Notes:
A computed fold for a 75-nucleotide RNA from a Geminicoccaceae bacterium, annotated as transfer RNA. The prediction has a mean pLDDT of 82. RNAcentral records the identical sequence in 4 taxa. RNAcentral holds the sequence, with entries from ENA and MGnify. Rfam family: tRNA. Rfam classes the family as a transfer RNA.
[in-house]
RNA sequence: GGGCGCUUAGCUCAGCGGUAGAGCACCGUCUUCACACGGCGGGGGUCGCAAGUUCAAACCUUGCAGCGCCCACCA
Numbered sequence: 001g002g003g004c005g006c007u008u009a010g011c012u013c014a015g016c017g018g019u020a021g022a023g024c025a026c027c028g029u030c031u032u033c034a035c036a037c038g039g040c041g042g043g044g045g046u047c048g049c050a051a052g053u054u055c056a057a058a059c060c061u062u063g064c065a066g067c068g069c070c071c072a073c074c075a
Stems, first nucleotide, its partner, number of pairs: 001071007010024004018055001026042005048064005
């Protein structure tokens, strides 16, 4: 330098054009003498950044950034 993949909640990941979700974690509550487990409820997101397409973008296109892998080049 070229190619490919990934970037979504604190963590691990779904979601592939039409209301942003799950599990774990966290908070409250029930249960317990108490803790754990368990039940019920709740909070939490500019979907990496910017632009474009579209009536509508996490999703399509382009650029940039970060991480990973492969190839090439140089000394």